[in-house]
RNA sequence: UUCCAUCUUCGGGGCAGGGUGCAAUUCCCGACCGACGGUGAUGAGCGUAUUUGCGCUCUUAGUCCGUGACCCGUUUGGCUUCGUGCUAAACGGUGGACCUGGUGAAAAUCCGGGACCGACAGUUACAGUCUGGAUGGGAGAAGAUGGCG
Numbered sequence: 001u002u003c004c005a006u007c008u009u010c011g012g013g014g015c016a017g018g019g020u021g022c023a024a025u026u027c028c029c030g031a032c033c034g035a036c037g038g039u040g041a042u043g044a045g046c047g048u049a050u051u052u053g054c055g056c057u058c059u060u061a062g063u064c065c066g067u068g069a070c071c072c073g074u075u076u077g078g079c080u081u082c083g084u085g086c087u088a089a090a091c092g093g094u095g096g097a098c099c100u101g102g103u104g105a106a107a108a109u110c111c112g113g114g115a116c117c118g119a120c121a122g123u124u125a126c127a128g129u130c131u132g133g134a135u136g137g138g139a140g141a142a143g144a145u146g147g148c149g
Stems, first nucleotide, its partner, number of pairs: 003147008017029003031129002033118002035067004043058006062116002071093009098114005120132003
C1' cells in the first nucleotide's frame, strides 16, 4: 500500500416579512434550502525545475455521470390468524431540474445574468421547507483489529 473479514463511530438543510380567508409556514407576493461517490479549466499549499513548466496534497456541480431515501415488482427464506397477510435478503423497475453572455485552445463544472427542480402519508385549504413513518433506513466517510500478498 492493495484486497478480504469482523467491529466501532459518523452520516440532510430550509418559508423571515406580507396578502386573502372561518381556516393556509399548504393558495398568492416574497423568503429560504441543496445528501453521497465520480469528473472537473476553481482556489490554496508544498516540492522540484528555471521560465512559467512538471509532480504531489487538500479543495471546487441541487440541474453532467452514477448512487441513496420513498414507492412498485420478482425470487428465495422465515413467520402466520392460512389471506390479495407480515417480515428479511438478493435482484429488477419507477424516480426531478439549465439556458444564456463572458473568458479561453477547450466550459455540463469558472465568472456575470436569468431560469428551473424537489418521494410517500397527514392536514379546518393544495406542502421541497409543518407533522408523521423516522431514536428508522441509507449511498457512503473515518478509524480499529485480524488475515493474504

A computed fold for a 149-nucleotide RNA from Halobacillus halophilus, annotated as FMN riboswitch aptamer (RFN element). The prediction has a mean pLDDT of 79. The source organism's lineage runs through Bacteria, Bacillati, Bacilli, Caryophanales and Halobacillus. It was read from a public genome assembly, where an Rfam model found it.